């Protein structure tokens, strides 16, 4: 240099053929239980906003009523080829 694959909350990792983004697990926070802790159980847990609502899938652009998903460019990582 060329080809292919990957990039999603604090972490791992889902999202069927383009139709509620973050299921599920871990972690964290609050509560119950306990003398206390651990374990277990219940609830909550992206960002902004008092709220209504808005934003958010590596970055930018495009297609579409609608994009994590399709197309283009760029960045990073991995594998292969030269």
């Nucleotide at each position: 240099g060329c080809u292919u694959g990957a990039g999603u909350g604090g972490c791992g990792g889902a999202a069927u053929c383009g139709g509620c983004a973050g299921a599920c697990g871990c972690g964290u926070c609050g509560g119950a239980u306990u003398u206390a802790g651990g374990a277990u159980c219940c609830g909550a847990u992206g960002c902004c906003g008092u709220a209504a609502g808005g934003c958010g899938u590596a970055a930018g652009g495009g297609u579409u009523c609608g994009a994590g998903u399709c197309c283009c460019u760029u960045c990073u990582c991995a594998a292969g080829c030269a």
Overview:
Transfer RNA from an Opitutales bacterium, 82 nucleotides, folded computationally. The prediction has a mean pLDDT of 81. The source organism's lineage runs through Bacteria, Pseudomonadati, Verrucomicrobiota, Opitutia and Opitutales. It matches the Rfam family "tRNA". By type it is a transfer RNA. It was read from a public genome assembly.